RNA sequence: AAUGAACAAAGGCAAAUCCGUCGAAAGGCGGAGACGCAAAGCCACGGGUCUAAGUCAUGAGGCGCACCUUCAUGAGACGAUCGCCGGGUUACCUAU
Numbered sequence: 001a002a003u004g005a006a007c008a009a010a011g012g013c014a015a016a017u018c019c020g021u022c023g024a025a026a027g028g029c030g031g032a033g034a035c036g037c038a039a040a041g042c043c044a045c046g047g048g049u050c051u052a053a054g055u056c057a058u059g060a061g062g063c064g065c066a067c068c069u070u071c072a073u074g075a076g077a078c079g080a081u082c083g084c085c086g087g088g089u090u091a092c093c094u095a096u
Base pairs, nucleotide, nucleotide: 002096003095004094012037013036017032018031019030020029021028022027035083041089042088043087045086046085047084048081049080050079055075056074057073058072059071060070061069062068
């Protein structure tokens, strides 16, 4: 320096759940907690998945119409997830 993850050691991360907090939600963050993880370190770049506030459409109500507004349904990432997969990038111990 390259490749790998079987064994050992030192350590690392932390799912569900609970509490607090931010958010419309998905979810994030902090604490407790460990299901698991050899990149479960980092980057939303491609695909997937989740959410649907603003926005748009339709219907109904408030009004006689329009505007406006409320409710319902549907569409819709620009939101989220790197612990869904791929890609990029950096790295401890150890083996060759």
A computed fold for a 96-nucleotide RNA from Paenibacillus whitsoniae, annotated as c-di-GMP-I riboswitch aptamer. Rfam family: c-di-GMP-I riboswitch aptamer. Rfam's curators write: GEMM was predicted in a large-scale screen for bacterial structured RNA regulatory elements. The coordinates come from a structure-prediction model, not an experiment, and the mean pLDDT is 83.